[in-house]
RNA sequence: GGAGAAAAGCCAAACCUGUCGCGAGGCAGGGACGGAAAGCCACGGGUCUCAAAGAGGCAGCCGGGCUGCCUAUC
Numbered sequence: 001g002g003a004g005a006a007a008a009g010c011c012a013a014a015c016c017u018g019u020c021g022c023g024a025g026g027c028a029g030g031g032a033c034g035g036a037a038a039g040c041c042a043c044g045g046g047u048c049u050c051a052a053a054g055a056g057g058c059a060g061c062c063g064g065g066c067u068g069c070c071u072a073u074c
Base pairs, nucleotide, nucleotide: 001074002073003071004070010035011034015030016029017028018027019026020025033060039066040065041064043063044062045061046058047057048056049055050054
């Protein structure tokens, strides 16, 4: 540097509750479908929203960038 079987630890979809937002959605608690970057960044594509010639959301859609845990194994 590659790879991802196991274990430790980690995260937490749907749904429910509270709260913020016009909204897509965010945050917190409960909850686990899943995840080897499901950690972070809207850079390219995609998609969604609106008070729509503009302003926003999604990183658990794909790619890219940065960073990181473990060890059957190459």